[in-house]
RNA sequence: GACGAACGCUGGCGGCGUGCUUAACACAUGCAAGUCGAACGGUGAUACGUUGGUAGCAAUAUUAGCGUAUCGCAGUGGCGGACGGGUGAGUAACGCGUGAGCGACCUGCCCAUAAGAGGGGGAUAACACCGGGAAACCGGUGCUAACACCGCAUAAGACCACAGUGCUGCAUGGCAUUGAGGUAAAAAGGGAAACCUGCUUAUGGAGGGGCUCGCGUCCCAUUAGCUAGUUGGCGGGGUAACGGCCCGCCAAGGCGAUGAUGGGUAGCCGACCUGAGAGGGUGAACGGCCACACUGGAACUGAGAUACGGUCCAGACUCCUACGGGAGGCAGCAGUGGGGAAUAUUGGGCAAUGGGCGAAAGCCUGACCCAGCAACGCCGCGUGAGGGAAGAAGGUUUUCGGAUUGUAAACCUCUGUCCUUGGGGACGAAAUUUUGACGGUACCCAAGGAGGAAGCCCCGGCUAACUACGUGCCAGCAGCCGCGGUAAUACGUAGGGGGCGAGCGUUGUCCGGAAUUACUGGGCGUAAAGGGUGCGUAGGCGGUUUUUUAAGUCAGAUGUGAAAUCCCCGGGCUUAACCCGGGUAUUGCAUUUGAAACUGGGAAGCUAGAGUGCAGGAGAGGGAAGCGGAAUUCCUAGUGUAGCGGUGAAAUGCGUAGAUAUUAGGAGGAACACCAGUGGCGAAGGCGGCUUUCUGGACUGCAACUGACGCUGAGGCACGAAAGCGUGGGUAGCAAACAGGAUUAGAUACCCUGGUAGUCCACGCCAUAAACGAUGGAUACUAGGUGUAGGGUACUUAAUAGUGCUCUGUGCCGCAGCAAACGCAAUAAGUAUCCCGCCUGGGGAGUACGGCCGCAAGGUUGAAACUCAAAGGAAUUGACGGGGGCCCGCACAAGCAGCGGAGCAUGUGGUUUAAUUCGAAGCAACGCGAAGAACCUUACCAGGGCUUGACAUCCCCUGACGAAUGCUGAAAGGCAUUUUCCCUUUUAGGGCAGGGAGACAGGUGGUGCAUGGUUGUCGUCAGCUCGUGUCGUGAGAUGUUGGGUUAAGUCCCGCAACGAGCGCAACCCCUAUAGUUAGUUGCCAGCAUGUAGAGAUGGGAACUCUAACUAGACUGCCGGGGAUAACUCGGAGGAAGGUGGGGACGACGUCAAAUCAUCAUGCCCCUUAUGUUCUGGGCUACACACGUGCUACAAUGGCCGGUACAGAGGGCAGCGAAGGAGCAAUCCGGAGCGAAUCUUUAGAAAGCCGGUCUCAGUUCGGAUUGUGGGCUGCAACCCGCCCACAUGAAGCCGGAGUUGCUAGUAAUCGCGAAUCAGCAUGUCGCGGUGAAUGCGUUCCCGGGCCUUGUACACACCGCCCGUCACACCAUGGGAGUUGGGAGCGCCCGAAGCCGAUGGCCUAACAGCAAUGGAGGAGUCGUCGAAGGCGAGAUCAAUGACUGGGGUG
Repeated sequence: GACGAACGCUGGCGGCGUGCUUAACACAUGCAAGUCGAACGGUGAUACGUUGGUAGCAAUAUUAGCGUAUCGCAGUGGCGGACGGGUGAGUAACGCGUGAGCGACCUGCCCAUAAGAGGGGGAUAACACCGGGAAACCGGUGCUAACACCGCAUAAGACCACAGUGCUGCAUGGCAUUGAGGUAAAAAGGGAAACCUGCUUAUGGAGGGGCUCGCGUCCCAUUAGCUAGUUGGCGGGGUAACGGCCCGCCAAGGCGAUGAUGGGUAGCCGACCUGAGAGGGUGAACGGCCACACUGGAACUGAGAUACGGUCCAGACUCCUACGGGAGGCAGCAGUGGGGAAUAUUGGGCAAUGGGCGAAAGCCUGACCCAGCAACGCCGCGUGAGGGAAGAAGGUUUUCGGAUUGUAAACCUCUGUCCUUGGGGACGAAAUUUUGACGGUACCCAAGGAGGAAGCCCCGGCUAACUACGUGCCAGCAGCCGCGGUAAUACGUAGGGGGCGAGCGUUGUCCGGAAUUACUGGGCGUAAAGGGUGCGUAGGCGGUUUUUUAAGUCAGAUGUGAAAUCCCCGGGCUUAACCCGGGUAUUGCAUUUGAAACUGGGAAGCUAGAGUGCAGGAGAGGGAAGCGGAAUUCCUAGUGUAGCGGUGAAAUGCGUAGAUAUUAGGAGGAACACCAGUGGCGAAGGCGGCUUUCUGGACUGCAACUGACGCUGAGGCACGAAAGCGUGGGUAGCAAACAGGAUUAGAUACCCUGGUAGUCCACGCCAUAAACGAUGGAUACUAGGUGUAGGGUACUUAAUAGUGCUCUGUGCCGCAGCAAACGCAAUAAGUAUCCCGCCUGGGGAGUACGGCCGCAAGGUUGAAACUCAAAGGAAUUGACGGGGGCCCGCACAAGCAGCGGAGCAUGUGGUUUAAUUCGAAGCAACGCGAAGAACCUUACCAGGGCUUGACAUCCCCUGACGAAUGCUGAAAGGCAUUUUCCCUUUUAGGGCAGGGAGACAGGUGGUGCAUGGUUGUCGUCAGCUCGUGUCGUGAGAUGUUGGGUUAAGUCCCGCAACGAGCGCAACCCCUAUAGUUAGUUGCCAGCAUGUAGAGAUGGGAACUCUAACUAGACUGCCGGGGAUAACUCGGAGGAAGGUGGGGACGACGUCAAAUCAUCAUGCCCCUUAUGUUCUGGGCUACACACGUGCUACAAUGGCCGGUACAGAGGGCAGCGAAGGAGCAAUCCGGAGCGAAUCUUUAGAAAGCCGGUCUCAGUUCGGAUUGUGGGCUGCAACCCGCCCACAUGAAGCCGGAGUUGCUAGUAAUCGCGAAUCAGCAUGUCGCGGUGAAUGCGUUCCCGGGCCUUGUACACACCGCCCGUCACACCAUGGGAGUUGGGAGCGCCCGAAGCCGAUGGCCUAACAGCAAUGGAGGAGUCGUCGAAGGCGAGAUCAAUGACUGGGGUG
C1' cells in the first nucleotide's frame, strides 16, 4: 500500500459497487422451461346461426343435433428442455494459455443458390368399457386424426463401386471432368385470391463444435527407475472423423537426471494487489475456457448430451405406505437448519436488454431490470460561518506570581448543504397510437429553524504529540528495543496535546522496504560457505585465417495477441467515485523478406594453446631385494660390593640368590644422530642410513613432427595421516587399558615404577582429520627490492668464483589496487574470462527417520517440531592473568620493640533485658561519632502530666507577670491566700504574661539507593586531560610511546606533532646558622652596691632569649662518568649539600564508601502523639568471642635516702603561694596574678650518688576484697575519683599467626592541655635519655609505565561447563492398537451397449393362400459399477515404557 474480510468502540446523508472465502453439509415451502389450435383428433364453456322435439295462440322459454366464432383443457405431433443460471468437488491434464494444422471431420434454427413435392397404405394415443393397486401407476378390449409412421414412382445434384482424361499439392492425396451401373426424397397449414409460412434433395456461406501438434504451466530425489495394449507393424471392427479407440497375428519395443514413475497441493486464463523495474503473491466480483450436478456406473433420444430442474441400475440418506410397494435430489432465486470469526429479502416487474415458442397477438423467463438489508469498499457532502477579551466561570497545573483549556464558550450578526413541510415533476419509450417495476424517485420552487448530526486511536525511542495524581516487579503495558521494586512523559485515571475523521483502531493475509535466494542485483582466508586429492564421462566454455550457411542475433512486412481492465485524449451524471467514445499499449507467438559483424553448423588452411621427438642435469617421488653402524633391552661369562633407580620431595620397583657400575661375547626387533637448510620431491595423504633393480612426474635447451588434439568436470573410478577392524606372523623400545606408589579434601589425572592391546610385516577392510595456505582448477594482464633451490646463456676470469640477462620452483619486504578490519599484494585475497563445489540467523543437529556403503566401529546423504534476539568477525579502550620486561614503597629481607598467653581498662559482636537508644562493618568499623552517660546529657524503657503545645509568626480578649506562704504530689504540676508593672499624645501603642480560635509549630520518625555540604580511601601514588594539527570508515590513536634520568609526565634528547591546563616541584609555617633592629615582665660579661642565698639594686645592650626584617644552598665551584645534554659519583668550602628535617597542601576519578543523629534539604509518615514535660530506671547487664591499650612477669630491677637538668602550655565561678592541721587524700588559710611581671600550677622523671634486697611467685607483680577516711556535686545504691591500713589473684616473657619503626627515628622517661562540678590506662601536644640494622629486590603485599592473551566490561568477588533434583513443552524409538486414501490379485456380477440365439410374438412389403422377408420379447455370452475375500506398500492418530533435546 492492498482486502469478498472479521473483531472492539462509535455512527448523519447520498451516489456507485460488493456481500457463505467454512460443510461439493442436509434441506421444509414457493417460484426458476415452456410454447404452438395457422400440424391433429377429441372435449368443456360462452355467443350466434340453423334443423328437429316439447310447452305456449304468439312473442318466447326449454331440450337434442349440426355449423361458425371466441376462450380453455388433457392427448398425438413440432420446436425448445445441450441455451440461459449455479458451483469449483475432481483434474498437474492438450485441462488451460498461446500459435499452428485437419489432404482425417460434423453442424438444427439463419442466409444465398439450384432442383423438387406424383400416387397410395396400415396403425395408435386421446376417448369408451372392463380389470388390478393404498398410492405411484398399470393391463385388456374396442373406435379415431395428422406436417406421426410405411411402401411405390421420379433424381438436377449427392453417395457407392469400376474404367479413363486433365490440372495440381505437402507423403497418405486434392480439384475438375467423361462413360456405363447401383442407392436414397418429400407434408402440409393459412388465405376469397394474390400469395405467405412450412416440407425434400443438393451446393456454398455464417456462426458453433470435434480432433491433432509446437511451446508454456506448483512442490518433494529422504519418490530412480516406470511400462504387456505396454511401443510399433499388418489386417479388420468401430466412430462424424484420425488413432491400440477396440480385436487377431507379428516384432520387442517405448519413457526417464533436459527428472520418467510415485507422493502432495491446485480448476486455468484475461486480469487483480504490490513493486522503479525485473519480479513476488492472488485467481472474489466482471469476461473466456474447462469440469461437476446426492455418490458411482450406463446408455437412449437428438443437429447437438453420455443431459442440474430427462431415463435406467447400484449405494448412502430422507419422506409416504394399507408393509405388498412407491417418491426425492436448491453447487438455479429467495429461504431453513448446521458449520463458522463471518456474508443479505421466502420483495417488485417483465417497462428496458436478452432468450424460447408462435404467422401474429401473445405466453414463459428468480436470465435480467429494480427495490430491501449491511459503513463491507470507493467517492462526495454535512454536523455551521463571521465578529467576539472581563482573556468569564468551571477544569487542570503551579515556583502561588501565574500558565493552560482559549475566540474556545456566553453574546451579536448571518447562511440553509443535509433535514422537515407544501407545490411542481422527468429522461430512461425504441414505435404514429398504446406500454414505467423503479417512482411521485432524481431534479426544481417556496417556507421553517443553528435547530436533529463526532468519534476513534495515540502521546519513552522508532513516530507527530507532556504534565498531575494513583499504583509500587503488584496491577498491568508491549510491533521491536523494553517499561513497573515510592518522585513512572512507557501501567490506570484526569487535564492538555498529536493524528485521522463517519469513521478510528486491532487481528489475519499478500507484496514492499529485504541487494535477506542477488536474472536485473550477493557471497565463500578469519563473519555461514572451497569438495581431502587426482583421473575422467555427460554437459558447459574454447586459439587463428579464408570461404559458405543462416540455427542463435538484428531489421522490415503480414497475421494474431477477444471484450472489459491499466495508461492518454475527449464526453455524460452539479463534482467525484462511476459510466461512454476514440487512441496507445498488449513487451508474446506464427509466417515471410532481408543483413552476415559476432556465436553456432559445414569446408579448407595456420601454429602462438596442447602434445610428440632429440639432448641434458636435479631430487627423502613410488615398488622390490640386499647390506650397514650407533643406541636401548635381554642372555652368558669375568671384575666388583651395597646399594641402584626415581622425584619438587618420596615411595612402589630392582638388589647380598650379588643388582647398579664395568669388560668381553652373543641374540633380537625397531628407528636411521651428524649432514639438515621457511632446502628438495610428490596430486593430496606424505617421503630422510647405504647399494642394486623396476618405475612415474616435473624442469632446461633445440624447434624436427602433429595441427586446437584444449580448459573445467555433475554422476563415476582411483588414491587417501592417525586410530580402529579381520587372518597370519613379529614384538627391542615406547605405550591406551590395567596394577601399584605418590600428590590431593578427593585424584578413576598431571609425577613415578611396571605393563597388555597397539605401534612393525603380509594380505584384506575402514574413508575420516584444524585432510589448513582454514584460500577449488585453468588462462591472460598489472611497480619494484632482496634471499634461496635446479637449469640455460653472455661477459670477466687462473678458478671451484663474480656480474648481467632469462626459465622453473620456494620465502621475505613493499607500490597501485582490493578489503569490515586484520591483512593480501606476479605463489593475489588485484584486474578479467570459463567451469565445478558450497553458503543463506543461533540452538535443536551433522541429530532423528529413510536410503546407500561397512564384519563392526561407524561413514555418507540429511530434516522437522520446538526455542532464542541474538549467535558471529575484525579492531578499540579498559580491567584482569598462579603472562613477560622495567621501577618504587618499612613491601620483603637485616634489625629493635611489641601484639597474640595473664590481670585490669576500653570499644565491638553475641546473649540478656521493660530498656540495655542510634550510627560505624575487610584494609578504609571496633580507646570510632563520644574533647569526658550518677541527674542533666538522652535520642531508649516504665509510670505521672499537657494538647496551638517546651520553641516562631499572625488575630481577638484580659492585665499583669512574678514573688512569698500553706495544702497535695515522686516530681512536673494542681489548688488556696497575700502582695504587685513600665512608657505615653490617655484613644491607643509597645514589652511581658494569662485565656481563646485557627493557620501552624514540633519530630534524634523513614529514605545517605532522592540530595547539598563535609569526610574516609586508593594516595603525596605520578598521574589525569584539553585545543589545533595529523592518522583511522569508526570506536579511537598520536601528543603521554621511544633512549637516558629523576622522589616526580622531574629534566634532556629523539619523534607528526605543536602547545596548554589540573596534578609534581616552588611560593606559606615551624626548625637548624648568622647578621641587623629593639631591650620589658626576659638576660647579666665587664663596673659598682648588696644578701644567709638571690639580676635583689644602680647600671649595661655584650651574651642567652624574645620577635620582626634580612642573609644563606643555587649542583653555584672543581674532578670523573654520560651524547658535549639532562643528570649522576666524588671533593672543596659551609651551620646546613644535592627536595637539609618536619608541617600545611590531596589532580581526573573509584568505592550508589560514610553521614537525613552536627547542619541544610526533596518526598513520605505521626499530629490529645512518632510532639512536649517530670520522676525513676537503662545506655555501666555477662556463659562467652574479637580489637585497641595499661600494668607486669623483675637485678639494665624493686625499695629507701640524697641530689641535677626541660620544654610547651593553662589560670578569675580560675590558678592558688607562705604559714598551719593530717601518715595521706585533703582541710584551714588567703599573699600574688587576667600573667615573658605571680617564691602560681610546678616537685619534672628516667639520670647521678649511697644503701638494701640476691633469684624466690620473692622486698617481683599488683588484681580482688574488707575496714576507715577525703573531694566534687541537689544527689556517688544501681554508677565517680582519691587516701590510709589490711588482703596479696593470675602472671616466671607468651602457639599458629601478626604489628610498628631507617635517626634525634625506634625504645624508654616524665610534663602539659582540651573536654570537665567531679571522673583519663584514651586523645592531642611537649621536652629528657637515646639505639640496632639495611647484603639486596628471588619471594609476599600494594602501586606506576610498556608489552602480550582474553569468550571479562556489574570488568576474575568476572565469565562459564556438565551431571543430578523439580516443573512444563515439542520430538525420536516402542510389544502393538485404530483409522484414511491409492493400487494389485481373486470372487460375485446390476443396468446397459454389442454379439449369439430366438422353438415364443408381430399392422404396413411380397404373395390368391400357405408362407416368406424383416423385426421384437425372452434366454445366453464378453465387457461391466457397487459389494466381498486376500496379501502387501503408504499416510496419519494413539501406546506401558524408554532416548536425547528445549525452557525455567
This is a predicted structure of a 1448-nucleotide RNA (small-subunit ribosomal RNA) from an uncultured bacterium. The coordinates come from a structure-prediction model, not an experiment, and the mean pLDDT is 83.